The RNA shown here (glmS glucosamine-6-phosphate activated ribozyme aptamer) has 170 nucleotides and comes from Sporolactobacillus sp. STSJ-5. Its Rfam family is "glmS glucosamine-6-phosphate activated ribozyme aptamer". For this family Rfam cites "Control of gene expression by a natural metabolite-responsive ribozyme" (Winkler et al., Nature, 2004). By type it is a riboswitch.
[in-house]
RNA sequence: ACUGAAUAUUAAGCGCCUGGACUAUUCUCUCGAACGGAGAUUUACGGAAUAGUUGACGAGGAAGAGGUUUAUCGAAGGAUUCGGCGGAUACCUCUCGGAAUGCUUGCAACCGUUAGCACGCGCACAAACCAGGAAGGCAACUUUCUGUACAGAACCCGUGCUGCAGGCAC
Numbered sequence: 001a002c003u004g005a006a007u008a009u010u011a012a013g014c015g016c017c018u019g020g021a022c023u024a025u026u027c028u029c030u031c032g033a034a035c036g037g038a039g040a041u042u043u044a045c046g047g048a049a050u051a052g053u054u055g056a057c058g059a060g061g062a063a064g065a066g067g068u069u070u071a072u073c074g075a076a077g078g079a080u081u082c083g084g085c086g087g088a089u090a091c092c093u094c095u096c097g098g099a100a101u102g103c104u105u106g107c108a109a110c111c112g113u114u115a116g117c118a119c120g121c122g123c124a125c126a127a128a129c130c131a132g133g134a135a136g137g138c139a140a141c142u143u144u145c146u147g148u149a150c151a152g153a154a155c156c157c158g159u160g161c162u163g164c165a166g167g168c169a170c
Stems, first nucleotide, its partner, number of pairs: 014086004019082001020054009029039003032035001057074003063095006096112003102168006116161005122156001130147007
């Protein structure tokens, strides 16, 4: 380097599930020591067992270490997108780093390599949803294709603002 095999990983609005909800099958009443029985024949709403299904729609998000935990943004719905567990790019501290008024140091404040804040019906973008198909499943439901839209945060743009003390240059 090549070939073959096995295992693990191939998730980060992400993964999982003992609750709940939903589906399927069997049982449920009476008798008899009792189960592969007999009788009754829709009782069955409900309950139990077993096996399953579901359990958040995308956008955005990582300097390093440590710590903390319902960690940003909107969409849909108005029923469970309920409830719980874990994780996490969130936040805090420290270190490092950054920026506009010549350069630079320290402190304070802000931010994170696209590296300041505020304001602005300035500017842009999604998926689920919805409609119609396909595949799988007895079913709950799952996967997928086509069509058609619609956000906000952010970025960008515009305007305004941007501390104290010192050094250097002019």